[in-house]
Predicted 3D model of a 352-nucleotide RNA (Bacterial RNase P class A) from a marine eukaryotic metagenome. The RNAcentral record of the sequence draws on MGnify. The model forms 94% of the base pairs in the Rfam consensus. It matches the Rfam family "Bacterial RNase P class A". Rfam describes the family as follows. Ribonuclease P (RNase P) is a ubiquitous endoribonuclease, found in archaea, bacteria and eukarya as well as chloroplasts and mitochondria. The family's RNA type in Rfam is ribozyme.
RNA sequence: AGUGGGCCAGACGAUCGCCGGUAGUUGCUUUAGGGCGCUACGGGAGGAAAGUCCGGGCUUCAACGGGCAAGGUGCCAGUUAACGACUGGGCGGCGUGAGCCGACGGCAAGUGCAGCAGAGAGUAGACCGCCGAUGGCUGGCAACAGCACAGGUAAGGCUGAAAGGGUGCGGUAAGAGCGCACCGUGCGACUGGUAACAGUUCGUAGCAAGGUAAACCCCACCUGAAGCAAGACCAAAUAGGCUCCCUAUAGGCGUGGCCCGCGCUGGGAGCGGGUAGGUUGCUUGAGCGGCGCGGUGACGCGUCGCCUAGAUGAAUGAUCGUCCUCGACAGGACCCGGCUUAUCGGCCCGCU
Numbered sequence: 001a002g003u004g005g006g007c008c009a010g011a012c013g014a015u016c017g018c019c020g021g022u023a024g025u026u027g028c029u030u031u032a033g034g035g036c037g038c039u040a041c042g043g044g045a046g047g048a049a050a051g052u053c054c055g056g057g058c059u060u061c062a063a064c065g066g067g068c069a070a071g072g073u074g075c076c077a078g079u080u081a082a083c084g085a086c087u088g089g090g091c092g093g094c095g096u097g098a099g100c101c102g103a104c105g106g107c108a109a110g111u112g113c114a115g116c117a118g119a120g121a122g123u124a125g126a127c128c129g130c131c132g133a134u135g136g137c138u139g140g141c142a143a144c145a146g147c148a149c150a151g152g153u154a155a156g157g158c159u160g161a162a163a164g165g166g167u168g169c170g171g172u173a174a175g176a177g178c179g180c181a182c183c184g185u186g187c188g189a190c191u192g193g194u195a196a197c198a199g200u201u202c203g204u205a206g207c208a209a210g211g212u213a214a215a216c217c218c219c220a221c222c223u224g225a226a227g228c229a230a231g232a233c234c235a236a237a238u239a240g241g242c243u244c245c246c247u248a249u250a251g252g253c254g255u256g257g258c259c260c261g262c263g264c265u266g267g268g269a270g271c272g273g274g275u276a277g278g279u280u281g282c283u284u285g286a287g288c289g290g291c292g293c294g295g296u297g298a299c300g301c302g303u304c305g306c307c308u309a310g311a312u313g314a315a316u317g318a319u320c321g322u323c324c325u326c327g328a329c330a331g332g333a334c335c336c337g338g339c340u341u342a343u344c345g346g347c348c349c350g351c352u
Base pairs, nucleotide, nucleotide: 001352002351003350004349005348006347007346008345010323011322012321013320014319015318016317018044019043021041022040023039024038025037027036028035029034046329050340051339053338054337055336056335057334058227059226060225061224070223071222072221073220074219075089076088077087078086079085090104091102092101093100094099105218106217110216111215112212113211127157128156129153130152131151134150135149136147137146138145139144165183166182167181168180169179170178184207185205186204187203188202189201190199191198192197231280232279233278234277241271242270243269244268245267246266251265252264253263254262255261287306288305289304290303291302292301293300294299324327
C1' cells in the first nucleotide's frame, strides 16, 4: 500500500418522568377472585429494529390422488426447520498476489430478433485485390504473348461488436481442410474424482455447429390460499332472536337513592348468537454465552450457566455535573433464519 474476517456504536454519576415486572402494603374499592393507589428493588430497541425481496414456525380455511394453468429455481456435493441463504468444490472471467465476481441447464428440437457501417450478417459474400489454367478475342507459321469478355478465387485489404477454426508446409492458374503435421473443437473409450469436472492418454470426425433463452420455447425440480387487523375466550345496552310461565290497563322499565314530572312499554325466567369493550395470542426461543468433542467448513452433538422490551394512540425521555477522539445510520409491534439497502469513527486478527 492492499486484501479477507470479527467486534464496538460516546463513557461515568445524580435528579425528575414514561412502559411493563417482582415483593410488600395499616390506604380506597369489590360478595369473592381481583382492581386502583403507595413504597422498595431490579429491567427497558438494533446491527441494521428498515425495505418487506426470499424461506420457515404459528393460526384459520381448503385438501383421496393425478393433470393443466400460473409463478419460481437452474454446474456438483453438502449444511439446515426451510430457502432463491450458507459452506466446500468445479468451470469461466478479473487481479503480480492475498483475493474478488458470475441467473453457470438447453440455440448441432423448433420459432423469432439484431441499429449503424459494409460487397457480404447466417442454406455467406466478389467492393478493392489475386488468377484467368479452360473457353473467347487480338497478334503470330508456330511456340507463345497480350486483353480481362465468360469465369475462378475467401490467401491479403476494407466495414463492423461479430466475416463461417488457427499456424505452417505441400498443392494450385490463383486459391481453398483440397491434402498433411501440430494446436483447438465435437463424439466415444480409458484413467482419476461421490459428483460437477479434469487428463503431455487412446480412437474417431476435416470441422459439420456465429450471437441471443432476465426472447418465445424445451428439459428437470419446487410451490394449496390468506395472514396476529391470523385466530381463541369473556361479554354491555330500553339493541335484536328463540323457548317456557304469569297477567289484562293495572302495572313494569329508564331517568345514579326517594317523590313529582317526562320518556318507553305487556311482565318475568331461561337459552344461544353476537356489536361496543375487555382478555388472550405475546414472548422460554430452530434462544444467548462458556467449555469439550466431531467436521476443511457451513454446521452438529454433549455439558454447565443465563433470562434479555412486550406497548396498543402505542413507553425507552429531559435536565445537570465530569471527561474524551465531540459521537453516523436509524427505532420494536406475532416470532425466527437469510438477503438487500443506510451508516461518523475506532479497535483486533489472518494473509499478500